[in-house]
RNA sequence: UUACGACAAAGGCAAACCCUGAGUGAUCAGGGGGCGCAAAGUAAAGGGUCUUUCAGGAUACAAGGAUGUGGCGUAAGAUUGCCUUACUGCCGAA
Numbered sequence: 001u002u003a004c005g006a007c008a009a010a011g012g013c014a015a016a017c018c019c020u021g022a023g024u025g026a027u028c029a030g031g032g033g034g035c036g037c038a039a040a041g042u043a044a045a046g047g048g049u050c051u052u053u054c055a056g057g058a059u060a061c062a063a064g065g066a067u068g069u070g071g072c073g074u075a076a077g078a079u080u081g082c083c084u085u086a087c088u089g090c091c092g093a094a
Base pairs, nucleotide, nucleotide: 004092005091012037013036017032018031019030020029021028022027035081041087042086043085045084046083047082048079049078050077051076052075054073059070060069061068062067
């Protein structure tokens, strides 16, 4: 230096849930909490998932004039504690 990660040491982060607040929503911020994490550090770049909006063509279901719902589609978002990618980083047994 690279790889690796121990019932090691020091320190770090913080899921569910509860309270308060923001948002139509996914979700987020603060406090409590602690399931877990060796990148659970940074970046929404690719994929996945989720939300809202819009459009009206076709489709499925329900209903039977109209219409409603679901999926697909458009646009705008959310999520990095879903995966990948890029960059950076603490410690040191095997």
A computed fold for a 94-nucleotide RNA from Candidatus Brocadia carolinensis, annotated as c-di-GMP-I riboswitch aptamer. It was read from a public genome assembly, where an Rfam model found it. Its Rfam family is "c-di-GMP-I riboswitch aptamer". Rfam links the family to the GO term cyclic-di-GMP binding. The prediction has a mean pLDDT of 77.